[in-house]
Description: The RNA shown here (c-di-GMP-I-GGC riboswitch aptamer) has 83 nucleotides and comes from a Clostridia bacterium.
RNA sequence: UCCGAUAAAGGCAAACCAUACCGAAAGGGUGGGACGCAAAGCCACGGGUCCCGAUUAAAAUCGAGAUAGCCGGGUUACCGAAG
Numbered sequence: 001u002c003c004g005a006u007a008a009a010g011g012c013a014a015a016c017c018a019u020a021c022c023g024a025a026a027g028g029g030u031g032g033g034a035c036g037c038a039a040a041g042c043c044a045c046g047g048g049u050c051c052c053g054a055u056u057a058a059a060a061u062c063g064a065g066a067u068a069g070c071c072g073g074g075u076u077a078c079c080g081a082a083g
Stems, first nucleotide, its partner, number of pairs: 002083001003080002011037002016032004021028002035069001041075003045072003048067003052063003
């Protein structure tokens, strides 16, 4: 360094619920919760998906967003058995 243990210490938190929070929506914040996660830390760069708009006969396409817990990529990082 790769790797990732029925290891240790810690971390994050899906669905769902709440909210006199933000947003037109997708979605996000906060509190509860715990299905999971070894990058489920961070970055929309490529693809996917979702929302809104333009365009179109319908698609394709274009624009503005969302998603990092869809995949790939980039980047940083705790611990240390075996190999």
Model confidence (mean pLDDT): 89 of 100.